Record summary: Model confidence (mean pLDDT): 82 of 100. Predicted 3D model of a 121-nucleotide RNA (FMN riboswitch aptamer (RFN element)). Rfam family: FMN riboswitch aptamer (RFN element). Its family is annotated with FMN binding in the Gene Ontology. Rfam describes the family as follows. The RFN element is a highly conserved domain that is found frequently in the 5'-untranslated regions of prokaryotic mRNAs that encode for flavin mononucleotide (FMN) biosynthesis and transport proteins.
Formats: sequence, structure tokens, C1' cells
RNA sequence: GUAAAGCCUUGGGGCGGGGUGCGAUCCCCCACCGGCGGUAAAGCCCGCCUGCCUGCACACGCAGGCUGAUCCGUUGAGAUUACGGAGCCGACGGUAAAAGUCCGGAUGAAAAAGGUCACAC
Repeated sequence: GUAAAGCCUUGGGGCGGGGUGCGAUCCCCCACCGGCGGUAAAGCCCGCCUGCCUGCACACGCAGGCUGAUCCGUUGAGAUUACGGAGCCGACGGUAAAAGUCCGGAUGAAAAAGGUCACAC
């Protein structure tokens, strides 16, 4: 200086106040939250996981498809990422009433990060 398989660990946050109502953390007003990799530091640029659908399998899985949202100004070589301002978005099932924030699948799984193997070569 370099390194595969295997194994181990880690690996998602947020409803506080008020209103209406028989009933709402689900509606309305204010509030609050932001996984992983890349890149000038990113929920809304590119990609991934998650999630959903279809076919096969019907024990694990395999293949294909779909999957949200940003602009303006400033600095700069470079920023849709910083700073200033104004916006926007959020799976499926459940519920005394429609859910990004409650309950459930999930004491799960994954992107991925770290460690070990490694007193080796």
C1' cells in the first nucleotide's frame, strides 16, 4: 500500500396549541419532521432503498412496470446543495371522521455505513 466471499454490528424523524363536532393527534388555523449514495454541504438535481401493480412460483423468491415535491436573489471558478426570501411534497391497510406526524404489517426488511477475517499478501 492492497483485498473477494463469509460472519458480526448499526441502519427514519415528526400533532404541541386552538377551532368545529356526539365523535377528529384523521377536517380547519397555527405548529412539527426529512432514510442512503453522488455532486459545493440537497426531503423537492441524478440515482437507490422503501411502497404499489402485473406475470411466474405458491417455501425462499424471480422478471417486468409504476412510484411525490423549487423557484427568485447573493457570494463564488463551481451551489435548483451554502446564505437571504418565498413556496411545495409525503406508500399501503386500519379508525367513533378523510392521517407525512396515531395504530398495524414491523422486536420485520432494504439502500448503505462501520467492524472482523487480516500478526495475511